[in-house]
A computed fold for a 1429-nucleotide RNA from an uncultured bacterium, annotated as small-subunit ribosomal RNA. Its mean pLDDT, the model's own confidence on a scale to 100, is 82. The RNAcentral record of the sequence draws on ENA and SILVA.

RNA sequence: GUCGAACGGGAUUGGUAGCAAUACCAUGAGAGUGGCGAACGGGUGCGUAACACGUAUAGAAUCUGCCCAUUACACGGGGAUAGCCUUUCGAAAGGGAGAUUAAUACCCGAUAGCACUGCGAGGAGGCAUCUUUUUGCAGUUAAAGUUUCGGCGGUAAUGGAGGACUAUGCGUCCGAUUAGCUAGUUGGUAGUGUAAGGGACUACCAAGGCUACGAUCGGUAGGGGUUCUGAGAGGAUGAUCCCCCACACUGGUACUGAGAUACGGACCAGACUCCUACGGGAGGCAGCAGUAGGGAAUAUUGGGCAAUGGACGGAAGUCUGACCCAGCCACGCCGCGUGCAGGAAGACGGUCCUCUGGAUUGUAAACUGCUUUUGUAUAGGAAGAAAAAGCCUUUGCGAAGGAACUUGCCGGUACUAUACGAAUAAGCAUCGGCUAACUCCGUGCCAGCAGCCGCGGUAAUACGGAGGAUGCGAGCGUUGUCCGGAAUUACUGGGUUUAAAGGGUGCGUAGGCGGGUAUAUAAGUGAGAGUUGAAAGGCAGUUGCUCAACAAUUGUAAGGCUCUCAUACUGUGUAUCUUGAGUGUGUUGGAGGCAGAUGGAAUGGUAGGAGUAGCGGUGAAAUGCAUAGAUACCUACCAGAACACCGAUUGCGAAGGCAUUCUGCUACACCACAACUGACGCUGAGGCACGAAAGCGUGGGUAUCAAACAGGAUUAGAUACCCUGGUAGUCCACGCUGUAAACGAUGGUUACUUGAUGUAUGCCUGUAUAGGUAUGUGUCUAAGCGAAAGCGAUAAGUAACCCACCUGGGGAGUACGGCGGCAAGGUUGAAACUCAAAGGAAUUGACGGGGGUCCGCACAAGCGGUGGAGCAUGUGGUUUAAUUCGAUGAUACGCGAGGAACCUUACCUGGUCUAGAAUGCUGAGGGAAUGCUUCUGAGAUGUGGUAGUCCUUCGUGACGGUUAGCAAGGUGCUGCAUGGCUGUCGUCAGCUCGUGCUGUGAGGUGUUGGGUUAAGUCCUGUAACGAGCGCAACCCCUGUCGUUAGUUGCCAGCGCGUGAUGUUGGGAACUCUAAGGAGACUGCCUGUGCAAGUCGUGAGGAAGGUGGGGAUGACGUCAAGUCAUCACGGCCCUUACGUCCUGGGCUACACACGUGCUACAAUGGGCGGUGCAGAGGGUAGCGAGUUCGUGAUCCUGAGCCAAUCUUUAAAGUCGUUCUCAGUUCGGAUUGGAGUCUGCAACUCGCCUGUGUGAAGCUGGAUUCGCUAGUAAUCGCAGAUCAGCCAUGCUGCGGUGAAUACGUUCCCGGGCCUUGUACACACCGCCCGUCAAGCCAUGGAAGUUGGGGGUACCUGAAGUCGGUGACCGCAAGGAGCUGCCUAGGGUAAAACUGGUAACUAGGGCUAAGUCGUAACAAGGUAACCAAGGG
Repeated sequence: GUCGAACGGGAUUGGUAGCAAUACCAUGAGAGUGGCGAACGGGUGCGUAACACGUAUAGAAUCUGCCCAUUACACGGGGAUAGCCUUUCGAAAGGGAGAUUAAUACCCGAUAGCACUGCGAGGAGGCAUCUUUUUGCAGUUAAAGUUUCGGCGGUAAUGGAGGACUAUGCGUCCGAUUAGCUAGUUGGUAGUGUAAGGGACUACCAAGGCUACGAUCGGUAGGGGUUCUGAGAGGAUGAUCCCCCACACUGGUACUGAGAUACGGACCAGACUCCUACGGGAGGCAGCAGUAGGGAAUAUUGGGCAAUGGACGGAAGUCUGACCCAGCCACGCCGCGUGCAGGAAGACGGUCCUCUGGAUUGUAAACUGCUUUUGUAUAGGAAGAAAAAGCCUUUGCGAAGGAACUUGCCGGUACUAUACGAAUAAGCAUCGGCUAACUCCGUGCCAGCAGCCGCGGUAAUACGGAGGAUGCGAGCGUUGUCCGGAAUUACUGGGUUUAAAGGGUGCGUAGGCGGGUAUAUAAGUGAGAGUUGAAAGGCAGUUGCUCAACAAUUGUAAGGCUCUCAUACUGUGUAUCUUGAGUGUGUUGGAGGCAGAUGGAAUGGUAGGAGUAGCGGUGAAAUGCAUAGAUACCUACCAGAACACCGAUUGCGAAGGCAUUCUGCUACACCACAACUGACGCUGAGGCACGAAAGCGUGGGUAUCAAACAGGAUUAGAUACCCUGGUAGUCCACGCUGUAAACGAUGGUUACUUGAUGUAUGCCUGUAUAGGUAUGUGUCUAAGCGAAAGCGAUAAGUAACCCACCUGGGGAGUACGGCGGCAAGGUUGAAACUCAAAGGAAUUGACGGGGGUCCGCACAAGCGGUGGAGCAUGUGGUUUAAUUCGAUGAUACGCGAGGAACCUUACCUGGUCUAGAAUGCUGAGGGAAUGCUUCUGAGAUGUGGUAGUCCUUCGUGACGGUUAGCAAGGUGCUGCAUGGCUGUCGUCAGCUCGUGCUGUGAGGUGUUGGGUUAAGUCCUGUAACGAGCGCAACCCCUGUCGUUAGUUGCCAGCGCGUGAUGUUGGGAACUCUAAGGAGACUGCCUGUGCAAGUCGUGAGGAAGGUGGGGAUGACGUCAAGUCAUCACGGCCCUUACGUCCUGGGCUACACACGUGCUACAAUGGGCGGUGCAGAGGGUAGCGAGUUCGUGAUCCUGAGCCAAUCUUUAAAGUCGUUCUCAGUUCGGAUUGGAGUCUGCAACUCGCCUGUGUGAAGCUGGAUUCGCUAGUAAUCGCAGAUCAGCCAUGCUGCGGUGAAUACGUUCCCGGGCCUUGUACACACCGCCCGUCAAGCCAUGGAAGUUGGGGGUACCUGAAGUCGGUGACCGCAAGGAGCUGCCUAGGGUAAAACUGGUAACUAGGGCUAAGUCGUAACAAGGUAACCAAGGG
């Protein structure tokens, strides 16, 4: 919950009779006794690593209500008890007492065997105990009624179906930093217990049982069908649905029952919540809804039993948050729509641009036509339902058939029709690459983005916005998780020389693997069959919802178990063989091992001799030793350690390792023979042994060497490198340690695979200085392998077997724990955290205090300077209103500037203008242009006056003002947005390409090698052959000679003329001028060399090996320089950052530096005489000449637009003077006075004359230039320019040297090679302490938790056992008691967390400190092990 068709009972309602009381009939509620169900269904995943689950078996060791089949039976008694009635206690929940009563409730007796128990007999079977069948004897146990008479029930028994229980094989997560666990433990005997086997439990006996094939312990977890992913193998997973298990507030316990140790039952203990009258009571949503809380997050306190299913009932029916429906959520899957067609003025608007315009949005819109899914409105409208009871027919009973009635939550839902009208309906993310899709603006390492790489510091396709585009679409994107890609744990399907990775080496246990032949077997293996593999799911076919999702149906599959067959291979047994392995015999070999002897040299010491002042040591020194006699030399003796030559890619050994010689003992290997055994083999986790050096313990020994230590040096420092000493140690014996870059960075064994050439030790041979063969040990190579370097019969090749090890870098071989150690320390060996790399091999560069080679005024050899002085000039700094800006090692600094008083000028002060100071174009209006001039003001500017009247085709002419418009202007920023130009490496000899070859590739080759050159110049060799840009040559000047030409130049010869002069006639020879040629090419000769070439005091020649000089500057480097020459992108200013003007500044001045000039004097200064250039300039110019002036210069002025005119060259030389001094050197500074230019010389010009007369007497460290017409020295000219601060710059000539042995060194460069941890390329990279911040971790006195175990104490409920004098007719019970136990308490330990003063190291963090350890020979080669700071 249900049942009145088990029972007592009777509320209520209705009816009949009666006036009524009442009687009778019908109805039969609630509650109760009794039966069945409540053990199903529904929920959850705490626990559980287990026979829990899965699968396959077994039960001959079992139970089973309802259901089905069959057989037999149901007789006679008995006493109670709920309820009801009367009372009573309690707040309540709940009880107590008395009286009375029924049953399918309970009890007793009878009957019973195919049931059970005991004792027997015979047969059959199997799988060990045994099973089954027939049968004898003895014993034990049953029942219930009700009825409408059809039934429904009851008892015993057998069988079935379904269910349950037990046992077993196999499978089933992680950790060994969990290695030993176990006393009911393992087994036996006898019992107890159960439905049933069993240490399940009890007593006794024995001492077993599990474990490296992982026990025990710890952690985590429900298992499976499945699900996701994947080509598969796998990996991950366990939501929904199905099966099993476990649980029901936590723990324990039993009762009832067929079944429970029971989700919505009981008892006890505990925690929590609630009620209370304080005495006591009540409760369990992990059922469905719902609430709170937690959380990133998860729904309605809905409808219905109509369907399906369940419980009860004979049935009607009742119950059922199972279930069927509805509601919420784009959470997922599927389907559909948001319209379709036309439409270019390519509209408006937006965006972009190279902006009169174009591109794009875009046929997109508008507009025209069409359609109506969906929507709205109206109308119709399902399937899901089959029935059942009752009726009729058939029927012996089950039952079958027929007609009719009733039943729909969803729901007026799905669906259908009609009408209307494009009407109601699009978003999200992305757009640097991966990855489909690009522009503008804003921002400016900020704000921000980011999956990885990475973007952002003023032009961001990467941030934010916009326009556009791309992708997907009712979704899109993000986050989390799993698989994939990932062959990145590799079974399929990886590796270990150098990238991570071979154990230090051997012996050997387990294990794995293993030669030939025959035979047996059939475990592995293969085939066939049987069985299982639940359903759902998956896959294939078909079907149903309009399609699909979804659903239905049919088929199919991996795997397990069993039987049979096959026997090649593997396994197992047996037999046999000899080739693997071993033995034997005989040679041979060696620094193999152990022990004992032994020798010489050297070193140190002691003694003696002889001898004198140093020795020793270093880059140089010093400490040290030495006159107390050292060192060096000689002699003798002593001590310890190590063994020169031989000696070698030599030999031996498992590795470590082993070296004078001899002896003893001992081990091994090779070769030859083929006598013996007969697979006895290989590898080898654990294990055992050996194991350099250093180190430790005990005892010896101690010559040398030598950590530590001391001293001396070096150095900024020097706890180092170097030196002088020196202790442990080094040596021996015994014991420990157990590690090394213990390396071939290469585990062991076996087989196979092209050749060449050495070497060690054997053997064979007929060719014997040769050949063959075996075992070792080396080099080079084929195939092959490898990322490459390389390896290559001694493999890193091809295969097989076994072991060890690896899985990004750091943290870290660290921490904790364990093991062993005397200690040092070893072995095993993590995590948090952090990074996007770390690493290998090779390539190209660059670099090296690497190498080789070559060159250069690079050094050296020389000459002259700089640095010291004064001045000039530039720069820094400082100052200033401004001192405009730029250039800054070489490669800035007499640079931009080849010329700042104003101007220039960009700066400052003050005053103006605003389409502007300048230019162009288009208009308008007026005026020629232009000149002179007043006032104001510093000027710009402003305001007036006046003279003048052009050309003309008569117009819009030219020109200059005014005004309007279009274009302004900017020396403002960015040279790190750019062009152009330039410097430098460097006038160095290099830099590249095509084709070919080569390498996986980056790349290489060519271009390297051998020679040679100034040269990548040429020759030669050569997998290269050619070519380009550079080199050289071609160009210019100069040096020689012809030719041509002959003025302005020239003048030999012939004239004229003069004081003199090519002045002149003339000449064309010479010089010269300026055009075009010749000449020089290693052409010739000697030597040398293959050649190229080179050597020569060679010849010839003016010139000789590029004759000298210039122009000429490869690919590139320095984000080199310049936005201020110019140009130009972007940004910025626009009554100013533009523009005009005045004055000032760029010229300042404590100082520092660069570049120069002049000097310091006698190779000179002064004065006088005298001689010789080249190249230039010149009309707003050069200016001869003359005059004045001391002079600058002025006045005047011939000539010249230049081979015509204009310009004293100076040093030199000849005289004279000065006579070594701050001078007759030197000229700075400064006072007067002048000239010139110019609007103007005050700030701020040059020059002249006069006076003044500073520093300076050759310059520290250092540093620069130059190799021949050069350095040095001397003057001349020009540009710029009114003038000039020019001593600068650019040119020109005059005079005119010295030196170069040579390439060791400094600097720079080229080529080859080598190393590299560099590539921003050594001005690189990079290490450690300390200091600061942040983060995680270890230790730690303590402190605080957790789970588990052990021992002891206590011990509820309850089962079981004992008792039971009380109750009961009896069955039995109350009570008392024993064992066990949940829970509680106490104690000591172990394990595992949190936290902690303090402490340790680690990691990370643009610009901190100290040094410089590593990378190059890293400046002491590095690294490994040990000691010290």